[in-house]
RNA sequence: CAAUUGAGAUAUCCGAAACCUCAUAUAAUAGUGGGAAUAUGGCCCACGAGUUUCUACCCGAUGACCGUAAAUCAUUGGACUAUGAGGAGAGUACAAUUACUA
Repeated sequence: CAAUUGAGAUAUCCGAAACCUCAUAUAAUAGUGGGAAUAUGGCCCACGAGUUUCUACCCGAUGACCGUAAAUCAUUGGACUAUGAGGAGAGUACAAUUACUA
RNA backbone atom coordinates (compact mmCIF):
# COMPACT_ATOMS: atom_id res chain seq x y z
C1' C A 1 0.00 0.00 0.00
C1' A A 2 -3.74 -3.47 -1.90
C1' A A 3 -7.29 -7.44 -1.45
C1' U A 4 -10.50 -10.45 1.56
C1' U A 5 -13.12 -11.27 6.10
C1' G A 6 -14.99 -9.39 10.67
C1' A A 7 -16.14 -5.43 13.95
C1' G A 8 -17.46 -0.39 14.46
C1' A A 9 -19.11 6.23 17.09
C1' U A 10 -24.57 2.63 21.94
C1' A A 11 -16.46 2.74 21.52
C1' U A 12 -16.14 -3.58 19.06
C1' C A 13 -11.56 -5.94 19.26
C1' C A 14 -6.67 -5.80 21.21
C1' G A 15 -3.99 -4.47 25.30
C1' A A 16 2.98 -3.60 27.22
C1' A A 17 5.30 -2.30 31.88
C1' A A 18 4.24 -1.52 36.81
C1' C A 19 0.13 -2.65 40.33
C1' C A 20 -3.86 -5.65 43.03
C1' U A 21 -6.32 -10.47 44.21
C1' C A 22 -6.42 -15.69 44.10
C1' A A 23 -4.40 -20.67 43.17
C1' U A 24 -0.15 -24.04 43.08
C1' A A 25 4.95 -24.65 45.40
C1' U A 26 6.84 -24.73 51.00
C1' A A 27 5.39 -26.29 56.10
C1' A A 28 9.23 -18.86 55.23
C1' U A 29 10.25 -26.08 57.35
C1' A A 30 13.39 -29.76 59.22
C1' G A 31 18.65 -31.97 59.28
C1' U A 32 24.25 -32.03 59.58
C1' G A 33 29.14 -29.71 60.66
C1' G A 34 32.06 -25.57 62.78
C1' G A 35 32.01 -21.21 65.79
C1' A A 36 29.51 -17.52 69.32
C1' A A 37 26.21 -15.63 73.56
C1' U A 38 24.57 -17.10 78.59
C1' A A 39 18.66 -15.51 82.61
C1' U A 40 20.18 -7.74 80.36
C1' G A 41 21.60 -14.48 76.63
C1' G A 42 19.41 -17.96 73.47
C1' C A 43 23.00 -16.03 67.72
C1' C A 44 26.76 -16.45 63.31
C1' C A 45 28.89 -19.22 59.11
C1' A A 46 28.80 -23.35 55.79
C1' C A 47 26.64 -27.73 53.52
C1' G A 48 23.09 -30.72 51.66
C1' A A 49 17.33 -32.04 51.95
C1' G A 50 12.46 -30.26 50.85
C1' U A 51 9.35 -27.79 45.32
C1' U A 52 7.23 -31.50 38.17
C1' U A 53 10.50 -24.95 40.62
C1' C A 54 14.47 -20.25 39.93
C1' U A 55 15.10 -17.86 44.44
C1' A A 56 14.35 -17.67 49.57
C1' C A 57 14.50 -20.31 54.04
C1' C A 58 14.26 -14.74 57.81
C1' C A 59 12.08 -10.70 61.37
C1' G A 60 8.90 -9.39 65.47
C1' A A 61 5.61 -10.47 69.64
C1' U A 62 4.03 -13.67 73.69
C1' G A 63 5.06 -17.76 76.66
C1' A A 64 8.20 -21.75 78.23
C1' C A 65 12.93 -23.78 79.33
C1' C A 66 18.01 -23.79 80.57
C1' G A 67 20.64 -21.74 87.82
C1' U A 68 25.67 -20.41 84.11
C1' A A 69 25.98 -25.37 81.02
C1' A A 70 25.24 -26.35 76.00
C1' A A 71 21.31 -26.88 74.09
C1' U A 72 16.84 -24.63 72.88
C1' C A 73 11.15 -25.25 72.52
C1' A A 74 5.89 -23.78 71.67
C1' U A 75 2.20 -20.42 69.88
C1' U A 76 1.25 -16.34 66.84
C1' G A 77 1.69 -12.08 63.18
C1' G A 78 4.49 -10.55 58.98
C1' A A 79 7.38 -11.81 52.98
C1' C A 80 10.01 -12.71 48.76
C1' U A 81 10.42 -15.81 44.54
C1' A A 82 8.62 -19.21 40.32
C1' U A 83 4.36 -20.57 37.46
C1' G A 84 -0.84 -20.06 36.22
C1' A A 85 -5.66 -17.50 36.37
C1' G A 86 -8.46 -13.17 37.14
C1' G A 87 -8.93 -7.86 38.02
C1' A A 88 -7.52 -3.18 36.77
C1' G A 89 -5.05 -0.54 33.08
C1' A A 90 -1.61 3.74 29.79
C1' G A 91 -2.80 3.45 24.98
C1' U A 92 -5.54 2.35 20.58
C1' A A 93 -10.95 3.57 15.74
C1' C A 94 -9.74 -0.53 13.96
C1' A A 95 -8.57 -6.03 14.09
C1' A A 96 -7.10 -10.64 11.57
C1' U A 97 -5.10 -13.08 7.22
C1' U A 98 -2.64 -12.94 2.53
C1' A A 99 0.33 -10.65 -1.41
C1' C A 100 3.93 -6.93 -2.81
C1' U A 101 7.70 -3.17 -1.53
C1' A A 102 11.39 -0.98 1.87

Model confidence (mean pLDDT): 75 of 100. A computed fold for a 102-nucleotide RNA from Priestia megaterium, annotated as Purine riboswitch aptamer. The sequence is in RNAcentral, with records from ENA, Rfam and Ribocentre. Rfam family: Purine riboswitch aptamer. The literature on the family includes a 2003 paper in Cell by Mandal et al., "Riboswitches Control Fundamental Biochemical Pathways in Bacillus subtilis and Other Bacteria". Rfam describes the family as follows. Riboswitches are metabolite binding domains within certain messenger RNAs that serve as precision sensors for their corresponding targets. The model forms 100% of the base pairs in the Rfam consensus.